[in-house]
Predicted 3D model of a 92-nucleotide RNA (SAM riboswitch aptamer (S box leader)) from Hymenobacter sp. BT770. Taxonomically the source falls in Hymenobacter (Bacteria, Pseudomonadati, Cytophagia, Cytophagales).
RNA sequence: UUUUUAUACAGAGGCGCGGAGAGACAGGCUCGACGAAACGCCGGCAACCCCCUGCUAACGCAGAACGGUGCCAAUUCCUGACCAUAUAAAAA
Numbered sequence: 001u002u003u004u005u006a007u008a009c010a011g012a013g014g015c016g017c018g019g020a021g022a023g024a025c026a027g028g029c030u031c032g033a034c035g036a037a038a039c040g041c042c043g044g045c046a047a048c049c050c051c052c053u054g055c056u057a058a059c060g061c062a063g064a065a066c067g068g069u070g071c072c073a074a075u076u077c078c079u080g081a082c083c084a085u086a087u088a089a090a091a092a
Stems, first nucleotide, its partner, number of pairs: 001092008013042004021031003025080004043072003048068002052063004076084001
């Protein structure tokens, strides 16, 4: 990077730095100098993977949570386009 599968109406911040943008794209609509994005530190949420415990004939269900990702405004903010965007796992 590509393909497949699963999920997306839940949940979760503060400081520093920085200076005008951000919410993938288009249109809207929101957030932003009571300071945006990016980056840094600490914290948190979740339960996709690894791992552990209990139940089951099995599929699976429930619980816990170190680690690996991921995420922490608004239903993926809404609609539309593209069968898309994002996240995880497996394979190539």
The prediction has a mean pLDDT of 83.